[in-house]
Context: one part of a larger RNA
């Protein structure tokens, strides 16, 4: 100089504290550990692994096993050689791949040949998801904490120190005064994106206030004013008033859609952790070359005394069922969405209007309200479990798919000890869309919108962090 303290002193932070709702008790989904297995493929393993790489394991993926096969190889590049590529059908076989027939004879030319394709042969190589994250990139994490340097000048024998301490002030090394400093960078912050308010500018596919016609309907005539769409610009700046203060700035108020960083998002400084990742790619070394490369079929990654995280569903009357009726935003859609009809109790099917989509479609938003019904039970509460019958995807649903109809009806009656999230359109709760994707284990994971509370007096105390500042058996 650090780093540490059950050392002081300031200060922040859903860190206590106030409140709300959960996890931990069950069933169930996942997802790890252990067992187990021929194999259960590998990685992540405090916080910062565990619904994590996986934004989809039936075959394929796929990297594991068992088995049948290749060896210049599935794939790149160079030589020779004799041949069009290519397509049809046979037999063996689980396929890989093995053997046989048929048809075909193209483009380019200086007529020697050449391209491109596919065979067989030679060896230079190929291939390796094989080690080795103590390579590069990329992330995680402290932390969106307010820190972290540097030039020059000046103290100090020197490491080093001032600056960056000090007195206020802020969310913030923010700004202000002071000051052996004076300045500057990377960080704050502001520039970008979305919302929230007006205005110009447009006016289909979008709207419809007045006017006409028609009526189930913006369904028409017509219009661009409303709402909306997307482009531009205005608006917030402690700017204005009062009252503290030397200033920086606080602390009311007014005006305003919005007020003191207006509300989110993107943004991540110097560095820690020899964090992670050689299985996204790259890439030193080092192995392996008739195998740890490669092809194929079947299995596995889906097992299961047991254990731990993540989550769904509940145990009810603020509810359960029955009819009936209202509002939404935001996505995607041509190998697709797929309406009207029709068949079926459904899940679906038939068939196919219209849509490359502000116009068709997905699409009936649920919770909400109105009204019967159940009356406190292991029930008309809950759905796990098995039976049986079906639909759909797909070559295929047994190992191992999802979804429907009849039957069955388990544990569960609020869940120790601990433990978690969240301060406002947030918590809770309700649903609705996407990616991936043939289907699909999603209850997961991104995005929307509806309905919407409590509660913060506080900083003593738990756990993190910042900054002075003091002791040290640490470096």
């Nucleotide at each position: 100089g650090g780093a540490c303290g059950g050392g002081g002193g300031c200060c922040c932070g859903c860190a206590c504290a106030a409140g709300c709702g959960g996890u931990g008790g069950a069933g169930c989904a996942u997802g790890u550990g252990g067992u187990u297995u021929a194999a259960u493929u590998c990685g992540a393993u405090g916080c910062a692994a565990c619904g994590c790489g996986a934004a989809u394991a039936a075959c394929c993926u796929u990297a594991c096993c068992u088995g049948g096969c290749c060896u210049u190889g599935a794939c790149a590049u160079c030589c020779u050689u004799g041949g069009a590529a290519u397509u049809u059908c046979g037999c063996a076989g689980a396929a890989a791949c093995g053997u046989g027939a048929a048809a075909g004879u193209g483009c380019c030319u200086u007529c020697g040949g050449g391209a491109g394709c596919a065979a067989a042969g030679a060896g230079c190589c190929a291939g390796g998801u094989g080690c080795u994250g103590c390579c590069g990139g990329c992330u995680g994490u402290c932390g969106u904490c307010a820190g972290c340097u540097c030039g020059u000048g000046u103290c100090g024998u020197g490491a080093g120190a001032u600056g960056u301490u000090g007195g206020g002030u802020u969310a913030a090394u923010u700004c202000c005064c002071g000051c052996a400093a004076c300045g500057a960078g990377c960080g704050c912050a502001a520039c970008c994106c979305u919302c929230g308010u007006c205005u110009u500018u447009a006016g289909u596919u979008g709207c419809c206030a007045g006017c006409g016609g028609u009526u189930a309907a913006g369904c028409u005539g017509g219009g661009c004013a409303c709402u909306c769409u997307a482009a531009g610009g205005a608006g917030a700046c402690u700017g204005c008033c009062u009252c503290c203060g030397u200033a920086a700035g606080g602390a009311g108020g007014a005006g305003g859609a919005a007020g003191g960083u207006g509300a989110g998002g993107a943004c991540g400084a110097c560095g820690u952790c020899a964090a992670g990742u050689c299985a996204u790619c790259a890439u030193g070394g080092c192995c392996c070359u008739u195998a740890c490369g490669g092809c194929u079929a079947g299995g596995g990654c889906u097992a299961c005394a047991c254990a731990c995280g993540u989550g769904c569903u509940a145990c009810a009357a603020u509810g359960g069922g029955g009819c009936g009726u209202a509002c939404a935003g935001a996505g995607u859609g041509u190998u697709g969405c797929g309406a009207u009809a029709c068949c079926g109790c459904g899940a679906g099917g038939u068939g196919g209007a219209g849509c490359c989509a502000a116009u068709c479609a997905c699409u009936u938003a649920a919770a909400g309200c109105g009204u019967c019904u159940c009356u406190c039970a292991g029930u008309u509460c809950g759905g796990a479990u098995u039976g049986g019958a079906g639909u759909c995807u797909g070559c295929a649903a047994c190992u191992c798919g999802a979804c429907u109809c009849c039957a069955u009806g388990a544990u569960g009656c609020u869940c120790g000890a601990a433990u978690c999230a969240c301060u406002a359109g947030a918590a809770a709760u309700c649903g609705u869309a996407g990616a991936u994707c043939a289907g699909c284990a999603a209850u997961g994971c991104u995005a929307c919108u509806g309905u919407g509370a409590a509660u913060a007096c506080g900083u003593u105390c738990c756990c993190g962090g910042g900054u002075c500042u003091u002791g040290u058996a640490c470096u």
Predicted 3D model of a 475-nucleotide part of an RNA (small-subunit ribosomal RNA, 3' major domain) from an uncultured prokaryote.
The coordinates come from a structure-prediction model, not an experiment, and the mean pLDDT is 83.
The RNAcentral record of the full RNA draws on ENA.